[in-house]
RNA sequence: UAACCAUCCGGAGCGGCUGAGAGACCUGGCUCGUCGACGUCGCAGCAACCGGCACGGGAUCCCCGUGCGAGGUGCUAAUGCCAGGACCGAUGGAGC
Numbered sequence: 001u002a003a004c005c006a007u008c009c010g011g012a013g014c015g016g017c018u019g020a021g022a023g024a025c026c027u028g029g030c031u032c033g034u035c036g037a038c039g040u041c042g043c044a045g046c047a048a049c050c051g052g053c054a055c056g057g058g059a060u061c062c063c064c065g066u067g068c069g070a071g072g073u074g075c076u077a078a079u080g081c082c083a084g085g086a087c088c089g090a091u092g093g094a095g096c
Stems, first nucleotide, its partner, number of pairs: 004093005013043005021032003025085005044076003049072002052068007080088001
C1' cells in the first nucleotide's frame, strides 16, 4: 500500500494512571459511561493467521488434515452493536 488471499453471529478481565465522552466514518436507533466508560501501562487470559514441534495422508522437498501453544502479530461488552450508505472498515498473510 485506490491492487491480491483469508477471516469478522464462537472465545477470553483484573489492577494502577487518567477524567468525559465512547461504540471507525455519515443518517437513524440501541448500548456503555463520574458506581469512572474510552484511552494508556502492567499482569493474566483467549484464539490458532504466520512461524515452530509432533502425528497421519497424498506426493517429492511441496500440499492437506489433526494436535500442542514456548516465538511474531492480533484480540479480551453487545454479530464489525443493529439498519441503510460509502473509492466501507479491521486483523492476519502476501507483495513493494

Overview
This is a predicted structure of a 96-nucleotide RNA (SAM riboswitch aptamer (S box leader)) from Kocuria flava. Taxonomically the source falls in Kocuria (Bacteria, Actinomycetota, Micrococcales, Micrococcaceae). RNAcentral holds the sequence, with entries from Rfam and Ribocentre. It matches the Rfam family "SAM riboswitch aptamer (S box leader)". Rfam's curators write: The SAM riboswitch is found upstream of a number of genes which code for proteins involved in methionine or cysteine biosynthesis in Gram-positive bacteria. The model forms 96% of the base pairs in the Rfam consensus.